[in-house]
């Protein structure tokens, strides 16, 4: 330098192909249960969906550019 994949809640990820209300598990917090803790049960909060732009009535999803990470190939040495 070229190709491919990934970036969504504090963490691990789904959803993207085929646009139409942002989710799960764990964790955090509150409550129940328990002598207490753990486990279990109920509830609550937590997100500019990497950034910017475009298309569209409508974009996490499609298109473009950029940023960050990973893998493979190539070049130099």
């Nucleotide at each position: 330098g070229g190709g491919c994949c990934c970036g969504u809640a504090g963490c691990u990820c789904a959803g993207g192909c085929a646009g139409g209300a942002a989710g799960a598990g764990c964790g955090a917090c509150g409550g129940g249960c328990u002598u207490u803790u753990a486990a279990c049960c109920c509830g609550u909060a937590g997100g500019c969906c990497g950034a910017g732009g475009g298309u569209u009535c409508a974009a996490a999803u499609c298109c473009c550019u950029c940023c960050g990470g990973g893998c493979c190939c190539g070049c130099c040495a």

Predicted 3D model of a 77-nucleotide RNA (transfer RNA) from an uncultured archaeon. Rfam family: tRNA.